[in-house]
Predicted 3D model of a 73-nucleotide RNA (c-di-GMP-I-GGC riboswitch aptamer) from a soil metagenome. The sequence is in RNAcentral, with records from MGnify.
């Protein structure tokens, strides 16, 4: 760097359960997808508590960081 290869993996909405004031997280079913849709909250960015100060969230929104399977062009 990303293949009409292999060999596979993840799992969006949505629905149950379940924790959480909430964003949402976790389990269980289901796939829109994804070549890092593996980790990672340091920059942004969005969401949410909240009078303010602040205190959270989301990594499948972008960078940045660490790691990874195959090896065609």
């Nucleotide at each position: 760097c990303g293949a009409c290869a292999a060999g596979g993996g993840c799992a969006a909405a949505c629905c149950c359960g379940u924790c959480g004031u909430g964003a949402g997280g976790c389990g269980g079913g289901g796939a829109c997808g994804c070549a890092a849709a593996a980790c990672c909250a340091g920059g942004g960015g969005u969401c949410u508590c909240c009078u303010c100060a602040g205190a959270g969230a989301c990594a499948g929104c972008c960078c940045a960081g660490u790691u990874a399977c195959c090896g065609a062009a």